[in-house]
Molecule: c-di-GMP-I riboswitch aptamer
Organism: Nitrosomonadales bacterium
RNA sequence: CCAAGAAAAAGGCAAACCUGUCGAAAGGCAGGGGCGCAAAGUUUCCGAUCUAAGGGGUAAGACCUAAGAUAGCGGGGCCGCCAAA
Numbered sequence: 001c002c003a004a005g006a007a008a009a010a011g012g013c014a015a016a017c018c019u020g021u022c023g024a025a026a027g028g029c030a031g032g033g034g035c036g037c038a039a040a041g042u043u044u045c046c047g048a049u050c051u052a053a054g055g056g057g058u059a060a061g062a063c064c065u066a067a068g069a070u071a072g073c074g075g076g077g078c079c080g081c082c083a084a085a
C1' cells in the first nucleotide's frame, strides 16, 4: 500500500414497538428502544416497491398517473474506521 472480512481493539449505526412532531398518504424528523448491520456512510443514475395530494377519468365510483417516498429491496457511482492469511 492492497482487501477476499478470520480474530481483536477503538468506536459507529439502529428494525419492530412507544411518545412527540411534520405530511393528503406513503413516509420523514426528535427522544426512548435494540432486530440486526463491515459500509445499515452518501447518492434516486438503473431496476423494483409503496403512496396518489394534484392532474386525468367516471353520473358517482372503480381505475390511471410521481413532480412524493423507500439508500435497512437489488445493482451502479462517490467517500471512509480497523484489519490476518
Stems, first nucleotide, its partner, number of pairs: 005082001012037002017032006035072001041078003045075003048070003054065003